[in-house]
Context: one part of a larger RNA
RNA sequence: CCGUGGCUAAGGAACUAGGCAAAAUAGACGCGUAACUUCGGGAGAAGCGUCGCUCGCUCAGCGAUGAGUGAGCCGCAGUGAAGAGGCCCAGGCGACUGUUUAGCAAAAACACAGGACUCUGCUAAAUCGAAAGAUGAAGUAUAGGGUCUGACACCUGCCCGGUGCCGGAAGGUUAAGGAAGGGACUUAGGCUUAGGCCAAAGGUCUUAACUGAAGCCCCGGUAAACGGCGGCCGUAACUAUAACGGUCCUAAGGUAGCGAAAUUCCUUGUCGGGUAAGUUCCGACCUGCACGAAUGGUGUAACGAUCUGGGCACUGUCUCGGCCACGAGCUCG
Numbered sequence: 001c002c003g004u005g006g007c008u009a010a011g012g013a014a015c016u017a018g019g020c021a022a023a024a025u026a027g028a029c030g031c032g033u034a035a036c037u038u039c040g041g042g043a044g045a046a047g048c049g050u051c052g053c054u055c056g057c058u059c060a061g062c063g064a065u066g067a068g069u070g071a072g073c074c075g076c077a078g079u080g081a082a083g084a085g086g087c088c089c090a091g092g093c094g095a096c097u098g099u100u101u102a103g104c105a106a107a108a109a110c111a112c113a114g115g116a117c118u119c120u121g122c123u124a125a126a127u128c129g130a131a132a133g134a135u136g137a138a139g140u141a142u143a144g145g146g147u148c149u150g151a152c153a154c155c156u157g158c159c160c161g162g163u164g165c166c167g168g169a170a171g172g173u174u175a176a177g178g179a180a181g182g183g184a185c186u187u188a189g190g191c192u193u194a195g196g197c198c199a200a201a202g203g204u205c206u207u208a209a210c211u212g213a214a215g216c217c218c219c220g221g222u223a224a225a226c227g228g229c230g231g232c233c234g235u236a237a238c239u240a241u242a243a244c245g246g247u248c249c250u251a252a253g254g255u256a257g258c259g260a261a262a263u264u265c266c267u268u269g270u271c272g273g274g275u276a277a278g279u280u281c282c283g284a285c286c287u288g289c290a291c292g293a294a295u296g297g298u299g300u301a302a303c304g305a306u307c308u309g310g311g312c313a314c315u316g317u318c319u320c321g322g323c324c325a326c327g328a329g330c331u332c333g
Stems, first nucleotide, its partner, number of pairs: 002327007010319002014317001019314001027051005036041001038151001052073009074078001086312007093304002098110002114149007126135003152299004157229003162226002164222005171217003177211002181207006189198003230248005257291001258288001269285005
């Protein structure tokens, strides 16, 4: 000096990002127990008392033993050693028990019961497989697959213009294929100034009016499909504000609820509470840079090795150190 333990006057979180670590609590019996609540819980809430030994008595029991009661005894100390919840208040998130990054993350992430949409009529849809075949399922729409949401309570507003999906078939567009017609080459034949020229049928090549499905355009539906949910100006008999009016744009202009929030930049917003003092916390306000309704909204008892703030108890975390034991290192030997 390091590690692991033990003790420590007075104070008691002043430590620190943070009570991290440590201390404290702890058993059994009796009493007692709040808000809130989904009436189950919360709850071992909280809080308080008793506990050893000796000798009697009562009751229960066949007994072992248990329960009760009385008198007395000892110690600093009687669940005499060991082992054995700290508790409370408020808030965020997630309903819950579960699951997870084997080896830095256990969570607010995943899952979940419940809710919704959608596909699928059975050789089902979907999935694996060039296929055979298999799973689905020895199931049959109260079933199976996919997607989203995530107990429960109260709810889930407006927009179908864009994208997607579903339906429609009148018109437009449109492939291969078919194809009237045209063009080029070829030659029986004809003409010829003997150089060539014309040229039927057939063949080859090419072009092509017209015909020609789905799709797309088009018409409609659909948002618990992907998604979206405005601006400017004026106005009330103090001021301020604007129930009200005007105007532009839009597919429609954000409803209920919530709101400086796991979301608020300005911001340590402002007010209130808690503190002597509070960038955090709690309650409000609303000026929401940039909440908002199953990418769910707002609440919510219970639950949580979750996160945040406060308090009681307790302590070497600290004021601020000290001492001891054991084990390393180091020095000496």
This is a predicted structure of a 333-nucleotide part of an RNA (large-subunit ribosomal RNA, domain IV) from Flavilitoribacter nigricans DSM 23189 = NBRC 102662. The full RNA is in RNAcentral, with records from Rfam. The source organism's lineage runs through Bacteria, Pseudomonadati, Bacteroidota, Flavilitoribacter and Flavilitoribacter nigricans. It matches the Rfam family "Bacterial large subunit ribosomal RNA".